[in-house]
RNA sequence: CACGACAAGGGCAAACCCGCCGUAAGGCGGGGACGCAAAGCCACGGGGCCUCCCAAGAGGUCAGCCGGGUUGCCGAAC
Numbered sequence: 001c002a003c004g005a006c007a008a009g010g011g012c013a014a015a016c017c018c019g020c021c022g023u024a025a026g027g028c029g030g031g032g033a034c035g036c037a038a039a040g041c042c043a044c045g046g047g048g049c050c051u052c053c054c055a056a057g058a059g060g061u062c063a064g065c066c067g068g069g070u071u072g073c074c075g076a077a078c
Stems, first nucleotide, its partner, number of pairs: 003075002011036002016031006034064001040070003044067003047062006
């Protein structure tokens, strides 16, 4: 560096509920765990969703949809 165990210490937190913000998708906080070896971070590509719009197109959102980038705890086997 790569890799990912029936190891060790831990970490995050889906759905749902409550409160707040937002036209909305969605976001934040609390509760709560479906799960996750990056379920840490980044909208660059694909894609989903929302808004404006007849359309075309434009703006926004989702990192726990896929790809990619980047940083990172531990240390078995190969």
The RNA shown here (c-di-GMP-I-UAU riboswitch aptamer) has 78 nucleotides and comes from an Acidobacteriota bacterium. Rfam family: c-di-GMP-I-UAU riboswitch aptamer. The family is grouped with related families in Rfam's "c-di-GMP_I riboswitch clan". The family has 6 seed sequences and 17 matches in Rfam 15.1. Gene Ontology term of the family: cyclic-di-GMP binding. Its mean pLDDT, the model's own confidence on a scale to 100, is 90.